[in-house]
Context: one part of a larger RNA
RNA sequence: GAUUGAACGCUGGCGGCACGCUUUACACAUGCAAGUCGAACGGUAACAGGUCUUCGGAUGCUGACGAGUGGCGAACGGGUGAGUAAUGUAUCGGAACGUGCCCAGUAGUGGGGGAUAACUACUCGAAAGAGUGGCUAAUACCGCAUGAGAACUGAGGUUGAAAGCGGGGGACCUUCGGGCCUCGCGCUGCUGGAGCGGCCGAUAUCAGAUUAGGUAGUUGGUGGGGUAAAGGCCUACCAAGCCGACGAUCUGUAGCUGGUCUGAGAGGACGACCAGCCACACUGGGACUGAGACACGGCCCAGACUCCUACGGGAGGCAGCAGUGGGGAAUUUUGGACAAUGGACGCAAGUCUGAUCCAGCAAUGCCGCGUGCAGGACGAAGGCCUUCGGGUUGUAAACUGCUUUUGUACAGAACGAAAGGGCUCUGGUUAAUACCUGGGGCAGAUGACGGUACUGUAAGAAUAAGCACCGGCUAACUACGUGCCAGCAGCCGCGGUAAUACGUAGGGUGCGAGCGUUAAUC
Repeated sequence: GAUUGAACGCUGGCGGCACGCUUUACACAUGCAAGUCGAACGGUAACAGGUCUUCGGAUGCUGACGAGUGGCGAACGGGUGAGUAAUGUAUCGGAACGUGCCCAGUAGUGGGGGAUAACUACUCGAAAGAGUGGCUAAUACCGCAUGAGAACUGAGGUUGAAAGCGGGGGACCUUCGGGCCUCGCGCUGCUGGAGCGGCCGAUAUCAGAUUAGGUAGUUGGUGGGGUAAAGGCCUACCAAGCCGACGAUCUGUAGCUGGUCUGAGAGGACGACCAGCCACACUGGGACUGAGACACGGCCCAGACUCCUACGGGAGGCAGCAGUGGGGAAUUUUGGACAAUGGACGCAAGUCUGAUCCAGCAAUGCCGCGUGCAGGACGAAGGCCUUCGGGUUGUAAACUGCUUUUGUACAGAACGAAAGGGCUCUGGUUAAUACCUGGGGCAGAUGACGGUACUGUAAGAAUAAGCACCGGCUAACUACGUGCCAGCAGCCGCGGUAAUACGUAGGGUGCGAGCGUUAAUC
RNA backbone atom coordinates (compact mmCIF):
# COMPACT_ATOMS: atom_id res chain seq x y z
C1' G A 1 0.00 0.00 0.00
C1' A A 2 -3.93 -3.50 -0.95
C1' U A 3 -7.62 -6.59 1.39
C1' U A 4 -11.73 -8.41 5.25
C1' G A 5 -18.39 -12.31 6.43
C1' A A 6 -14.92 -8.02 10.70
C1' A A 7 -15.32 -5.70 15.81
C1' C A 8 -14.62 -1.14 18.87
C1' G A 9 -14.63 4.62 19.52
C1' C A 10 -16.60 9.34 17.66
C1' U A 11 -20.00 10.90 13.91
C1' G A 12 -24.06 10.05 10.49
C1' G A 13 -28.39 12.89 4.76
C1' C A 14 -30.16 9.73 0.47
C1' G A 15 -30.19 5.84 -3.23
C1' G A 16 -28.59 1.24 -6.08
C1' C A 17 -26.25 -3.57 -5.66
C1' A A 18 -24.31 -7.13 -2.53
C1' C A 19 -23.62 -9.31 2.26
C1' G A 20 -24.94 -10.55 7.68
C1' C A 21 -23.45 -16.63 14.36
C1' U A 22 -16.31 -16.89 11.72
C1' U A 23 -17.70 -18.45 18.88
C1' U A 24 -21.24 -23.73 21.77
C1' A A 25 -22.18 -29.93 15.50
C1' C A 26 -24.65 -25.87 22.78
C1' A A 27 -30.04 -26.46 24.54
C1' C A 28 -34.55 -25.14 22.35
C1' A A 29 -40.96 -22.40 23.89
C1' U A 30 -44.22 -21.22 19.51
C1' G A 31 -45.75 -21.05 14.28
C1' C A 32 -44.75 -22.61 9.50
C1' A A 33 -40.93 -25.59 6.12
C1' A A 34 -44.23 -32.18 1.76
C1' G A 35 -47.75 -32.95 -0.12
C1' U A 36 -51.15 -34.27 -3.95
C1' C A 37 -54.74 -37.24 -6.86
C1' G A 38 -62.58 -38.24 -6.55
C1' A A 39 -60.31 -39.13 -14.23
C1' A A 40 -57.79 -45.83 -9.05
C1' C A 41 -61.75 -47.26 -4.76
C1' G A 42 -65.69 -48.03 -1.04
C1' G A 43 -68.07 -44.01 0.63
C1' U A 44 -70.37 -38.98 2.85
C1' A A 45 -67.94 -36.07 8.49
C1' A A 46 -68.44 -30.63 7.04
C1' C A 47 -70.22 -26.73 3.21
C1' A A 48 -73.42 -25.38 -1.00
C1' G A 49 -77.36 -26.75 -4.50
C1' G A 50 -81.44 -30.09 -5.80
C1' U A 51 -85.53 -33.78 -4.76
C1' C A 52 -89.14 -35.74 -1.24
C1' U A 53 -91.54 -34.22 3.26
C1' U A 54 -96.28 -35.85 8.12
C1' C A 55 -92.18 -29.60 8.35
C1' G A 56 -89.40 -33.34 13.02
C1' G A 57 -86.47 -34.57 8.97
C1' A A 58 -84.94 -37.97 5.00
C1' U A 59 -82.01 -38.64 0.50
C1' G A 60 -74.62 -39.11 -2.26
C1' C A 61 -78.91 -37.04 -6.57
C1' U A 62 -75.12 -32.91 -7.93
C1' G A 63 -70.83 -29.53 -7.01
C1' A A 64 -67.42 -31.02 -3.96
C1' C A 65 -64.92 -33.63 0.06
C1' G A 66 -62.97 -34.78 6.43
C1' A A 67 -61.13 -39.53 7.69
C1' G A 68 -59.79 -44.32 5.23
C1' U A 69 -57.82 -48.12 1.16
C1' G A 70 -54.67 -47.25 -3.19
C1' G A 71 -50.92 -44.50 -6.55
C1' C A 72 -46.91 -41.03 -7.14
C1' G A 73 -43.77 -37.91 -4.29
C1' A A 74 -41.52 -37.68 0.36
C1' A A 75 -33.78 -40.21 -1.64
C1' C A 76 -35.36 -33.53 -4.78
C1' G A 77 -35.22 -28.86 -2.86
C1' G A 78 -33.15 -26.40 2.10
C1' G A 79 -29.12 -26.57 6.36
C1' U A 80 -24.30 -27.49 8.53
C1' G A 81 -18.80 -28.66 8.17
C1' A A 82 -18.67 -32.44 13.40
C1' G A 83 -15.99 -36.41 11.19
C1' U A 84 -12.61 -37.50 7.10
C1' A A 85 -5.19 -36.97 5.15
C1' A A 86 -8.29 -40.79 1.74
C1' U A 87 -13.94 -45.60 1.56
C1' G A 88 -12.81 -37.79 0.13
C1' U A 89 -11.64 -34.18 -3.75
C1' A A 90 -9.37 -32.50 -8.69
C1' U A 91 -7.75 -34.17 -13.54
C1' C A 92 -7.30 -38.18 -16.96
C1' G A 93 -8.71 -43.05 -18.05
C1' G A 94 -11.36 -47.96 -17.40
C1' A A 95 -15.00 -52.43 -17.18
C1' A A 96 -17.72 -56.25 -14.28
C1' C A 97 -23.15 -52.77 -13.36
C1' G A 98 -28.22 -50.42 -12.09
C1' U A 99 -31.90 -46.98 -13.57
C1' G A 100 -38.75 -44.67 -11.36
C1' C A 101 -40.32 -40.51 -14.28
C1' C A 102 -38.67 -38.97 -19.95
C1' C A 103 -37.79 -40.34 -25.55
C1' A A 104 -37.90 -44.03 -29.84
C1' G A 105 -39.36 -48.91 -31.34
C1' U A 106 -41.84 -53.60 -30.63
C1' A A 107 -45.40 -57.48 -28.56
C1' G A 108 -49.58 -57.72 -25.41
C1' U A 109 -53.60 -55.79 -22.08
C1' G A 110 -57.91 -62.73 -21.98
C1' G A 111 -60.57 -65.11 -17.96
C1' G A 112 -61.28 -65.91 -12.52
C1' G A 113 -60.79 -65.86 -6.92
C1' G A 114 -60.32 -64.82 -1.69
C1' A A 115 -59.66 -60.95 1.66
C1' U A 116 -59.22 -56.16 4.27
C1' A A 117 -59.45 -50.79 6.12
C1' A A 118 -63.15 -47.22 6.27
C1' C A 119 -68.11 -48.28 8.54
C1' U A 120 -70.78 -50.85 12.49
C1' A A 121 -71.46 -53.48 17.56
C1' C A 122 -68.60 -54.05 21.78
C1' U A 123 -64.07 -54.15 25.09
C1' C A 124 -59.39 -52.24 27.47
C1' G A 125 -56.52 -47.64 28.59
C1' A A 126 -55.43 -41.29 32.27
C1' A A 127 -53.36 -40.70 27.61
C1' A A 128 -50.63 -42.37 23.46
C1' G A 129 -53.18 -46.03 21.49
C1' A A 130 -54.85 -51.18 21.18
C1' G A 131 -58.07 -55.59 20.73
C1' U A 132 -62.52 -58.86 19.33
C1' G A 133 -66.97 -59.98 16.22
C1' G A 134 -69.66 -58.46 11.61
C1' C A 135 -70.27 -55.88 6.34
C1' U A 136 -67.78 -53.93 1.72
C1' A A 137 -64.57 -51.87 -2.88
C1' A A 138 -60.43 -51.13 -6.03
C1' U A 139 -55.25 -49.41 -10.78
C1' A A 140 -54.67 -53.18 -3.22
C1' C A 141 -53.61 -58.85 -3.10
C1' C A 142 -53.45 -64.05 -5.36
C1' G A 143 -54.05 -68.02 -8.85
C1' C A 144 -55.29 -69.67 -14.29
C1' A A 145 -54.44 -68.75 -19.70
C1' U A 146 -50.92 -66.78 -23.43
C1' G A 147 -45.20 -66.02 -24.34
C1' A A 148 -42.91 -62.32 -29.84
C1' G A 149 -38.95 -61.15 -26.80
C1' A A 150 -36.50 -62.30 -21.74
C1' A A 151 -34.09 -65.67 -17.87
C1' C A 152 -32.21 -70.62 -16.95
C1' U A 153 -30.66 -75.06 -19.48
C1' G A 154 -28.33 -81.45 -19.30
C1' A A 155 -30.11 -77.60 -25.81
C1' G A 156 -34.81 -82.00 -25.28
C1' G A 157 -37.02 -78.16 -22.59
C1' U A 158 -38.46 -75.35 -18.20
C1' U A 159 -39.90 -70.76 -15.69
C1' G A 160 -42.37 -66.42 -15.75
C1' A A 161 -46.88 -60.73 -16.94
C1' A A 162 -50.66 -57.19 -16.95
C1' A A 163 -55.62 -52.96 -14.63
C1' G A 164 -58.28 -50.41 -15.51
C1' C A 165 -60.20 -45.13 -15.75
C1' G A 166 -62.24 -40.96 -18.42
C1' G A 167 -64.43 -38.08 -22.97
C1' G A 168 -67.58 -38.55 -27.33
C1' G A 169 -70.94 -41.24 -30.56
C1' G A 170 -74.39 -42.79 -36.09
C1' A A 171 -76.57 -47.44 -37.08
C1' C A 172 -77.33 -52.44 -34.37
C1' C A 173 -78.04 -55.29 -29.67
C1' U A 174 -79.45 -54.59 -24.45
C1' U A 175 -80.77 -57.44 -18.32
C1' C A 176 -81.14 -50.05 -19.57
C1' G A 177 -75.76 -50.88 -16.00
C1' G A 178 -73.95 -51.20 -20.83
C1' G A 179 -72.22 -53.96 -25.11
C1' C A 180 -70.07 -52.01 -29.76
C1' C A 181 -66.96 -48.04 -32.29
C1' U A 182 -63.41 -44.33 -31.45
C1' C A 183 -60.02 -40.91 -28.80
C1' G A 184 -57.04 -39.86 -24.53
C1' C A 185 -54.58 -41.28 -19.97
C1' G A 186 -52.79 -45.63 -17.89
C1' C A 187 -50.88 -51.17 -17.10
C1' U A 188 -47.33 -55.62 -18.57
C1' G A 189 -42.94 -57.86 -21.27
C1' C A 190 -38.66 -56.74 -24.32
C1' U A 191 -34.90 -53.73 -27.25
C1' G A 192 -32.33 -49.16 -27.70
C1' G A 193 -31.39 -44.00 -26.03
C1' A A 194 -30.85 -39.71 -22.91
C1' G A 195 -29.85 -38.03 -18.26
C1' C A 196 -28.45 -39.83 -13.44
C1' G A 197 -26.02 -43.11 -10.20
C1' G A 198 -22.77 -47.38 -8.13
C1' C A 199 -17.55 -49.51 -8.89
C1' C A 200 -11.98 -49.69 -10.33
C1' G A 201 -7.07 -47.53 -11.69
C1' A A 202 -3.13 -43.60 -12.50
C1' U A 203 -1.29 -38.72 -10.99
C1' A A 204 -1.75 -34.67 -7.47
C1' U A 205 -3.46 -33.40 -2.48
C1' C A 206 -0.87 -29.97 5.27
C1' A A 207 2.83 -30.62 9.37
C1' G A 208 5.96 -33.73 12.67
C1' A A 209 11.51 -38.84 12.37
C1' U A 210 11.87 -35.61 19.65
C1' U A 211 6.77 -41.25 15.28
C1' A A 212 11.11 -46.58 12.03
C1' G A 213 9.34 -50.45 11.53
C1' G A 214 3.86 -51.79 10.38
C1' U A 215 0.36 -55.86 9.03
C1' A A 216 -3.08 -62.52 10.50
C1' G A 217 -8.37 -61.47 6.56
C1' U A 218 -2.96 -59.35 6.86
C1' U A 219 -0.86 -60.55 0.87
C1' G A 220 -2.06 -64.12 -2.93
C1' G A 221 -4.56 -68.70 -4.76
C1' U A 222 -8.69 -72.58 -5.04
C1' G A 223 -13.89 -73.96 -3.78
C1' G A 224 -18.31 -71.70 -1.92
C1' G A 225 -21.41 -67.54 -0.50
C1' G A 226 -23.00 -62.51 -1.30
C1' U A 227 -24.04 -57.95 -4.44
C1' A A 228 -27.16 -54.48 -9.58
C1' A A 229 -21.85 -55.28 -10.37
C1' A A 230 -15.43 -56.51 -10.15
C1' G A 231 -13.15 -57.59 -5.57
C1' G A 232 -10.86 -60.88 1.28
C1' C A 233 -16.67 -57.95 0.36
C1' C A 234 -17.57 -62.68 3.56
C1' U A 235 -16.31 -67.90 4.61
C1' A A 236 -13.41 -72.97 4.52
C1' C A 237 -8.69 -74.76 3.03
C1' C A 238 -3.65 -73.89 1.03
C1' A A 239 0.81 -70.87 0.43
C1' A A 240 3.80 -66.80 3.19
C1' G A 241 3.28 -63.06 1.59
C1' C A 242 2.15 -57.38 1.46
C1' C A 243 3.60 -52.00 2.79
C1' G A 244 8.08 -48.97 4.23
C1' A A 245 13.75 -43.32 4.31
C1' C A 246 10.58 -42.06 -3.19
C1' G A 247 8.70 -41.74 4.62
C1' A A 248 4.99 -47.10 5.79
C1' U A 249 2.80 -46.94 10.71
C1' C A 250 1.66 -43.37 14.45
C1' U A 251 0.49 -38.30 16.20
C1' G A 252 -1.46 -33.38 15.27
C1' U A 253 -4.38 -30.33 12.09
C1' A A 254 -8.08 -30.02 8.11
C1' G A 255 -14.15 -31.02 4.41
C1' C A 256 -11.98 -30.88 -1.23
C1' U A 257 -12.36 -28.01 -5.85
C1' G A 258 -13.79 -23.95 -9.38
C1' G A 259 -11.91 -19.92 -7.08
C1' U A 260 -10.78 -15.42 -3.36
C1' C A 261 -6.95 -11.91 -1.39
C1' U A 262 -2.14 -10.19 -2.34
C1' G A 263 2.00 -9.81 -5.63
C1' A A 264 5.27 -7.07 -11.73
C1' G A 265 5.55 -12.22 -11.72
C1' A A 266 7.20 -16.56 -9.40
C1' G A 267 5.00 -17.38 -5.10
C1' G A 268 2.46 -16.88 -0.26
C1' A A 269 -2.19 -17.00 2.54
C1' C A 270 -7.30 -18.40 2.47
C1' G A 271 -11.75 -21.79 0.80
C1' A A 272 -17.49 -16.35 3.71
C1' C A 273 -21.23 -15.40 -0.36
C1' C A 274 -22.11 -18.20 -5.71
C1' A A 275 -21.30 -23.18 -8.35
C1' G A 276 -19.66 -28.74 -8.40
C1' C A 277 -18.48 -33.05 -5.23
C1' C A 278 -18.33 -35.37 -0.27
C1' A A 279 -19.91 -36.17 4.78
C1' C A 280 -23.48 -35.48 8.72
C1' A A 281 -28.77 -34.83 10.83
C1' C A 282 -29.40 -35.31 19.65
C1' U A 283 -25.02 -39.64 20.45
C1' G A 284 -23.97 -44.92 18.88
C1' G A 285 -25.81 -49.20 16.14
C1' G A 286 -29.32 -51.67 12.73
C1' A A 287 -32.20 -52.91 9.01
C1' C A 288 -37.27 -52.18 6.50
C1' U A 289 -39.81 -49.94 2.25
C1' G A 290 -38.45 -48.51 -2.46
C1' A A 291 -36.01 -47.49 -9.16
C1' G A 292 -33.12 -44.95 -5.68
C1' A A 293 -31.93 -44.38 1.56
C1' C A 294 -29.26 -47.74 5.44
C1' A A 295 -33.41 -42.04 4.93
C1' C A 296 -32.76 -34.02 8.60
C1' G A 297 -38.95 -32.88 9.47
C1' G A 298 -39.49 -42.42 8.46
C1' C A 299 -38.99 -47.14 11.64
C1' C A 300 -36.43 -50.35 15.57
C1' C A 301 -32.75 -50.91 19.73
C1' A A 302 -29.38 -48.70 23.34
C1' G A 303 -27.66 -44.00 25.76
C1' A A 304 -27.80 -38.82 27.57
C1' C A 305 -31.25 -34.83 28.04
C1' U A 306 -36.29 -32.48 28.11
C1' C A 307 -41.67 -32.86 28.71
C1' C A 308 -46.72 -35.33 30.06
C1' U A 309 -48.69 -38.98 33.55
C1' A A 310 -54.20 -41.35 37.04
C1' C A 311 -47.03 -43.97 38.35
C1' G A 312 -49.21 -48.69 34.95
C1' G A 313 -46.98 -46.02 30.79
C1' G A 314 -46.12 -42.49 26.93
C1' A A 315 -43.95 -38.10 23.81
C1' G A 316 -39.63 -35.37 21.53
C1' G A 317 -35.08 -34.08 18.36
C1' C A 318 -34.44 -26.21 14.43
C1' A A 319 -26.64 -28.25 11.49
C1' G A 320 -34.96 -26.02 7.39
C1' C A 321 -37.32 -20.34 7.87
C1' A A 322 -38.24 -16.90 11.59
C1' G A 323 -37.53 -16.67 16.82
C1' U A 324 -35.61 -17.74 22.42
C1' G A 325 -31.83 -18.72 26.16
C1' G A 326 -26.56 -19.41 26.47
C1' G A 327 -21.51 -18.52 24.65
C1' G A 328 -19.15 -14.26 22.46
C1' A A 329 -15.70 -8.38 20.51
C1' A A 330 -19.69 -9.78 17.15
C1' U A 331 -23.95 -11.18 13.09
C1' U A 332 -31.10 -9.37 11.35
C1' U A 333 -37.99 -9.96 11.14
C1' U A 334 -41.57 -15.11 15.48
C1' G A 335 -42.76 -10.13 7.88
C1' G A 336 -45.55 -10.63 2.51
C1' A A 337 -46.63 -13.67 -1.78
C1' C A 338 -46.91 -18.07 -4.75
C1' A A 339 -47.33 -12.54 -9.24
C1' A A 340 -42.58 -14.59 -11.73
C1' U A 341 -38.72 -18.89 -12.04
C1' G A 342 -38.34 -23.90 -10.49
C1' G A 343 -40.24 -28.42 -7.95
C1' A A 344 -44.21 -32.46 -6.20
C1' C A 345 -49.01 -34.35 -7.47
C1' G A 346 -53.02 -33.97 -10.99
C1' C A 347 -56.13 -35.02 -17.86
C1' A A 348 -56.93 -30.26 -16.31
C1' A A 349 -58.73 -26.44 -13.27
C1' G A 350 -55.74 -26.27 -9.37
C1' U A 351 -53.43 -27.47 -4.41
C1' C A 352 -48.78 -27.43 -1.72
C1' U A 353 -43.89 -25.12 -1.77
C1' G A 354 -39.79 -20.41 4.89
C1' A A 355 -37.10 -23.48 -2.57
C1' U A 356 -37.70 -18.89 -4.66
C1' C A 357 -39.20 -13.82 -5.45
C1' C A 358 -39.83 -9.60 -2.39
C1' A A 359 -40.12 -6.37 1.82
C1' G A 360 -37.93 -5.18 7.04
C1' C A 361 -33.21 -4.37 10.23
C1' A A 362 -27.55 -3.08 10.36
C1' A A 363 -22.73 2.76 6.93
C1' U A 364 -21.09 -4.43 7.16
C1' G A 365 -18.87 -3.59 2.12
C1' C A 366 -18.65 -1.51 -2.99
C1' C A 367 -20.60 2.32 -6.21
C1' G A 368 -23.23 6.97 -7.11
C1' C A 369 -25.42 11.71 -5.36
C1' G A 370 -26.07 15.69 -1.92
C1' U A 371 -25.20 19.12 2.26
C1' G A 372 -25.77 24.86 -2.56
C1' C A 373 -24.04 28.38 -6.94
C1' A A 374 -22.42 33.47 -8.55
C1' G A 375 -21.24 38.30 -6.88
C1' G A 376 -19.60 40.57 -2.38
C1' A A 377 -14.33 45.01 1.67
C1' C A 378 -7.10 47.28 0.63
C1' G A 379 -11.23 43.48 4.47
C1' A A 380 -17.49 44.40 9.61
C1' A A 381 -18.05 42.31 14.54
C1' G A 382 -16.12 38.41 17.50
C1' G A 383 -12.01 34.84 18.33
C1' C A 384 -6.60 34.01 18.25
C1' C A 385 -1.65 36.01 17.84
C1' U A 386 1.18 40.54 18.23
C1' U A 387 7.32 43.72 17.97
C1' C A 388 0.74 47.15 19.65
C1' G A 389 2.25 49.33 13.90
C1' G A 390 -0.54 45.24 12.71
C1' G A 391 -1.38 40.04 11.14
C1' U A 392 -4.84 35.99 10.72
C1' U A 393 -9.66 33.57 10.64
C1' G A 394 -11.27 35.79 5.40
C1' U A 395 -14.96 36.27 0.14
C1' A A 396 -15.36 33.37 4.90
C1' A A 397 -19.94 35.93 7.07
C1' A A 398 -23.59 39.75 6.57
C1' C A 399 -25.88 41.56 2.07
C1' U A 400 -27.65 41.03 -3.41
C1' G A 401 -29.10 37.77 -7.31
C1' C A 402 -29.95 32.58 -8.89
C1' U A 403 -30.94 27.28 -8.69
C1' U A 404 -33.97 23.11 -6.28
C1' U A 405 -30.41 17.46 -6.94
C1' U A 406 -32.02 15.46 -2.16
C1' G A 407 -35.91 16.05 1.46
C1' U A 408 -41.39 17.63 2.28
C1' A A 409 -46.52 18.02 0.23
C1' C A 410 -49.88 16.89 -3.78
C1' A A 411 -51.11 14.50 -8.56
C1' G A 412 -50.29 10.83 -12.40
C1' A A 413 -48.08 6.04 -12.81
C1' A A 414 -45.21 1.35 -14.76
C1' C A 415 -41.77 -3.03 -17.07
C1' G A 416 -41.61 -7.54 -14.80
C1' A A 417 -47.70 -11.00 -17.79
C1' A A 418 -47.38 -14.26 -20.97
C1' A A 419 -48.39 -18.96 -21.06
C1' G A 420 -52.72 -21.44 -19.08
C1' G A 421 -58.32 -21.01 -19.60
C1' G A 422 -62.53 -19.06 -23.44
C1' C A 423 -64.24 -18.16 -28.66
C1' U A 424 -62.98 -19.00 -33.69
C1' C A 425 -60.28 -20.66 -38.47
C1' U A 426 -57.45 -24.60 -40.29
C1' G A 427 -54.66 -29.57 -40.31
C1' G A 428 -54.31 -34.66 -37.73
C1' U A 429 -57.38 -38.61 -35.75
C1' U A 430 -62.12 -40.91 -36.66
C1' A A 431 -67.81 -43.78 -39.39
C1' A A 432 -68.25 -38.63 -37.50
C1' U A 433 -69.06 -31.66 -38.72
C1' A A 434 -68.68 -35.14 -31.76
C1' C A 435 -64.35 -35.89 -28.23
C1' C A 436 -59.04 -35.20 -28.14
C1' U A 437 -54.99 -32.69 -30.30
C1' G A 438 -50.81 -29.54 -33.63
C1' G A 439 -50.71 -24.47 -35.82
C1' G A 440 -52.90 -19.35 -36.68
C1' G A 441 -56.23 -15.34 -35.13
C1' C A 442 -59.50 -12.58 -31.57
C1' A A 443 -61.29 -10.55 -27.08
C1' G A 444 -60.59 -10.94 -22.00
C1' A A 445 -58.35 -12.59 -16.80
C1' U A 446 -54.07 -12.99 -13.46
C1' G A 447 -48.71 -8.43 -9.52
C1' A A 448 -46.44 -10.12 -3.27
C1' C A 449 -43.18 -6.11 -4.37
C1' G A 450 -46.63 -1.38 -4.65
C1' G A 451 -49.51 3.42 -5.42
C1' U A 452 -42.99 1.17 -5.34
C1' A A 453 -39.63 2.77 -9.50
C1' C A 454 -40.40 6.76 -12.70
C1' U A 455 -42.80 11.54 -14.27
C1' G A 456 -45.01 16.30 -13.19
C1' U A 457 -46.33 20.54 -9.96
C1' A A 458 -45.60 23.76 -5.47
C1' A A 459 -42.90 26.50 -1.71
C1' G A 460 -38.24 27.29 0.15
C1' A A 461 -31.10 27.71 0.98
C1' A A 462 -34.66 25.63 2.76
C1' U A 463 -33.79 19.10 5.60
C1' A A 464 -28.11 17.32 5.75
C1' A A 465 -20.32 17.26 8.28
C1' G A 466 -17.62 14.85 10.62
C1' C A 467 -13.18 12.20 12.11
C1' A A 468 -8.00 11.73 12.72
C1' C A 469 -3.56 14.19 12.77
C1' C A 470 0.15 18.69 12.89
C1' G A 471 8.70 16.54 16.83
C1' G A 472 11.20 13.13 12.73
C1' C A 473 9.65 8.99 9.66
C1' U A 474 4.91 12.11 7.42
C1' A A 475 1.40 16.73 4.60
C1' A A 476 0.41 20.37 8.53
C1' C A 477 2.52 25.85 14.26
C1' U A 478 1.52 29.26 17.57
C1' A A 479 -0.44 30.78 22.57
C1' C A 480 -1.86 29.34 27.41
C1' G A 481 -2.06 25.49 31.34
C1' U A 482 1.07 21.62 33.52
C1' G A 483 6.11 21.02 35.62
C1' C A 484 9.77 13.44 35.08
C1' C A 485 3.37 15.29 37.68
C1' A A 486 -0.80 14.55 34.78
C1' G A 487 -0.05 12.25 30.56
C1' C A 488 1.61 10.68 25.15
C1' A A 489 3.85 6.72 22.27
C1' G A 490 3.86 2.43 15.77
C1' C A 491 9.69 3.14 16.15
C1' C A 492 13.12 6.87 17.71
C1' G A 493 11.45 9.09 21.95
C1' C A 494 8.60 13.65 24.69
C1' G A 495 7.38 15.77 29.98
C1' G A 496 12.21 17.82 35.89
C1' U A 497 9.19 26.35 34.59
C1' A A 498 9.42 29.59 28.16
C1' A A 499 7.05 21.61 25.77
C1' U A 500 5.67 23.01 17.56
C1' A A 501 5.70 15.65 21.20
C1' C A 502 1.04 16.05 27.53
C1' G A 503 -4.16 19.05 28.06
C1' U A 504 -7.08 23.22 25.96
C1' A A 505 -7.74 27.13 22.35
C1' G A 506 -6.82 29.57 17.60
C1' G A 507 -4.82 28.23 13.03
C1' G A 508 -3.38 24.37 9.58
C1' U A 509 -2.99 19.32 6.95
C1' G A 510 -5.37 14.71 5.26
C1' C A 511 -9.66 11.92 4.18
C1' G A 512 -14.86 12.67 3.90
C1' A A 513 -20.78 10.02 5.29
C1' G A 514 -17.38 8.57 6.98
C1' C A 515 -12.79 8.84 9.91
C1' G A 516 -9.56 6.56 13.29
C1' U A 517 -8.07 2.17 16.34
C1' U A 518 -7.58 -3.11 17.02
C1' A A 519 -7.23 -8.03 14.78
C1' A A 520 -5.77 -10.84 10.41
C1' U A 521 -3.40 -11.98 5.27
C1' C A 522 -0.06 -10.75 1.22

A computed fold for a 522-nucleotide part of an RNA from an uncultured bacterium, annotated as small-subunit ribosomal RNA, 5' domain.
RNAcentral holds the full RNA, with entries from SILVA.
It matches the Rfam family "Bacterial small subunit ribosomal RNA". Rfam links the family to the GO terms ribosome and structural constituent of ribosome.